[in-house]
C1' cells in the first nucleotide's frame, strides 16, 4: 500500500426590505438556500439518500386494530446560450428553471374566556412549526486479521 471483519465519530442550507389583508416569513414585488458518490469543480448529466403509497415476511401490544424491524416493488424535480480548454449541460459570462408529507387565519352559536363541537368565510410555505434528540447516501478515523 491492498483487502476483510468489528467499532467510533461526523453527516442540510435558506424570507433582509416593501405591498395587500382581520389574518401571510404561506399571496404579490423582491431577497435568500442547494445532501452524498461519479465525471474538469454540477440543486437542474448519471446514480444514491431522505419522503409517500400499497404489498409480503418476522415480531410486540391489543383484539380486529396498531407499533417496530426486514424485503423487494411503485410513485416522486428542474438548463439553455456564448466563451476558454485536449476534455466542462460542472469553470467564466449571461438568461432561465426546480424543490416530499402534515399543520396554520378569522367570525358566529354552545351564557363570558380557554377547550371541544357545529356552522360560515378564507390564505396558497424550498425558507415557519411538526414527525426529527429520528433515519441516512456517504466521509473520516481506530483496532484486529490476511497477503
Nucleotide at each position: 500500500a491492498u483487502u476483510a471483519a468489528u467499532c467510533u465519530u461526523u453527516a442540510g442550507g435558506g424570507c433582509a426590505a416593501g405591498g395587500u389583508g382581520c389574518a401571510a416569513u404561506u399571496c404579490c414585488u423582491u431577497a435568500c438556500c442547494g445532501g452524498c458518490g461519479g465525471u474538469u469543480u454540477a440543486g437542474c448529466c448519471c446514480g444514491c439518500g431522505a419522503g409517500u403509497c400499497a404489498g409480503c415476511c418476522a415480531u410486540g401490544g391489543a383484539u380486529u386494530u396498531u407499533g417496530u424491524g426486514g424485503c423487494g416493488g411503485a410513485c416522486a424535480g428542474a438548463u439553455c446560450u456564448g466563451g476558454u480548454g485536449a476534455g466542462a449541460u460542472u469553470c467564466c459570462a449571461g438568461g432561465g428553471c426546480c424543490g416530499a408529507u402534515g399543520g396554520u387565519g378569522c367570525c358566529g352559536u354552545u351564557u363570558u374566556u380557554u377547550u371541544u363541537a357545529c356552522g360560515g368565510c378564507g390564505a396558497a410555505a424550498g425558507u415557519c412549526c411538526a414527525g426529527a434528540u429520528g433515519a441516512g447516501a456517504a466521509a473520516a478515523g481506530a483496532u484486529u486479521g490476511a497477503c

The prediction has a mean pLDDT of 78. FMN riboswitch aptamer (RFN element), 147 nucleotides, folded computationally. Rfam family: FMN riboswitch aptamer (RFN element). From the family's description: The RFN element is a highly conserved domain that is found frequently in the 5'-untranslated regions of prokaryotic mRNAs that encode for flavin mononucleotide (FMN) biosynthesis and transport proteins.